[in-house]
Context: one part of a larger RNA
RNA sequence: CUGGGCCUAGAGCGUCCGUAGCCGGCCUGAAAAGUCCUCUGUGAAAUAGUGGGGCUCAACUCCACUGCGUGCAGGGGAUACUCCCGGGCUUGGGAGCGGGGGAGGUAAGGGGUACACCCAGGGUAGGGGUAAAAUCCGUUGAGCCUGGGUGGACCACCAGUGGCGAAGGCGCCUUACCAAAACGCGUCCGACGGUGAGGGACGAAAGCUGGGGGAGCGAACGGGAUUAGAUAUGGCGUGAGGAUUUCCUCCGCCACUAAAAACCCCGGUAGUCCCAGCUGUAAAUGAUGCAGACUGUGGUGUUGCGCCAGAUUUAAUCUGUCGCAGUGCUGUAGCGUAGGUGUUAAGUCUGCCGCCUGGGGAGUACGACCGCAAGGUUGAAACUU
Numbered sequence: 001c002u003g004g005g006c007c008u009a010g011a012g013c014g015u016c017c018g019u020a021g022c023c024g025g026c027c028u029g030a031a032a033a034g035u036c037c038u039c040u041g042u043g044a045a046a047u048a049g050u051g052g053g054g055c056u057c058a059a060c061u062c063c064a065c066u067g068c069g070u071g072c073a074g075g076g077g078a079u080a081c082u083c084c085c086g087g088g089c090u091u092g093g094g095a096g097c098g099g100g101g102g103a104g105g106u107a108a109g110g111g112g113u114a115c116a117c118c119c120a121g122g123g124u125a126g127g128g129g130u131a132a133a134a135u136c137c138g139u140u141g142a143g144c145c146u147g148g149g150u151g152g153a154c155c156a157c158c159a160g161u162g163g164c165g166a167a168g169g170c171g172c173c174u175u176a177c178c179a180a181a182a183c184g185c186g187u188c189c190g191a192c193g194g195u196g197a198g199g200g201a202c203g204a205a206a207g208c209u210g211g212g213g214g215a216g217c218g219a220a221c222g223g224g225a226u227u228a229g230a231u232a233u234g235g236c237g238u239g240a241g242g243a244u245u246u247c248c249u250c251c252g253c254c255a256c257u258a259a260a261a262a263c264c265c266c267g268g269u270a271g272u273c274c275c276a277g278c279u280g281u282a283a284a285u286g287a288u289g290c291a292g293a294c295u296g297u298g299g300u301g302u303u304g305c306g307c308c309a310g311a312u313u314u315a316a317u318c319u320g321u322c323g324c325a326g327u328g329c330u331g332u333a334g335c336g337u338a339g340g341u342g343u344u345a346a347g348u349c350u351g352c353c354g355c356c357u358g359g360g361g362a363g364u365a366c367g368a369c370c371g372c373a374a375g376g377u378u379g380a381a382a383c384u385u
Base pairs, nucleotide, nucleotide: 003357004356005355006354007339008338012353014202015201016200017199021195022194023193025089026088027087028086029085033082034081035078036077037076038075039074040073041072042071048066049065050064051063052062053061054060092192093189094188095187096185097184098183104178105177106176107175108174109173110172111155112154115151116150117149118148119147120146121145122144126137127136163170164169207278208277209276210275211274212273216272217271221267222266223265224264231258232257233255234254235253236252237251239250240249241248242247289352290351291350292349293348294347296332298330299329300328301327302326303325304324305323306322308320309319310318311317334341335340358385359384360383367378368377369376370375
């Protein structure tokens, strides 16, 4: 010396399940593979150390002894730790039981306001839109008021740094089915566990294929209106520079026009919605992988469950202390370049996986795999700095 890192500088896979692998609780027996001790053999020579010799000396070289050769094989022994085998345990994990909580998922049925359209009645000249207007709608009777019908999408208030879910995500009501977590009991199993290369499943929006639906909104598109800057065009200058017969480049000023594009307005197609399939990506974010343990006081909200106490309108009630689990704020030590973080760690440790190694080129090229395509995944180099 045997790397340092990953919230924001490069770096945590979008999320979960799980194969191999790696790692693994407490007690005990046996064995002795790893491990440790000892003995024997082997571990060529040269090289190295000491003493002596030979070349005139030295380098070099010869002889003797010693050391090294860190290893391997065999024999004997030790058994704390790791492994293997056997037995046991209950704290990890799982099962069971109990009463509750939840926008968790799927399917079916039902409802509500608004909106649009249609029909009928009333009613008359405007409506709509904007900074102002116009396109647009309206005497073939609009807008407005009343009644009826049809249609698709959505689900106000409640609503809360509230809840649930692995993540994406989930919000009207009812029912059915499916699933998860917390709390409490401590009945059962008895380490059955953790992580997880490959692999598999899920995965917003947009997009794609086939079919349906189409109210509102609305990329593209069609119109209307507007013009500060820039671009184009034209004109002007005892302007600048270069050519020199009128030209070219640049600068400044003026003019109005044209086209494009953005904001605004009137319309409006894909799409948004449903069914079946594909795509597989996001600032898929807590920019923070998963699991476990520990950390002397913390403070204060909130959600679920539980014990106890009190109150009371006796209610599936309210209040308070405490315990567990979640979710917030603040904050000690510590950590951190700092911002900050801080028992929901970015603190102190352990196990396993993923990833980073200057900027650009480039998440590109090539190849491979996947995809109907769009494209996705994997992923360089030259060159440059």
Small-subunit ribosomal RNA, central domain from a Microcaldota archaeon, 385 nucleotides, folded computationally.
Its mean pLDDT, the model's own confidence on a scale to 100, is 83.
The RNAcentral record of the full RNA draws on ENA and SILVA.
NCBI's taxonomy places the organism under Archaea, Nanobdellati, Microcaldota.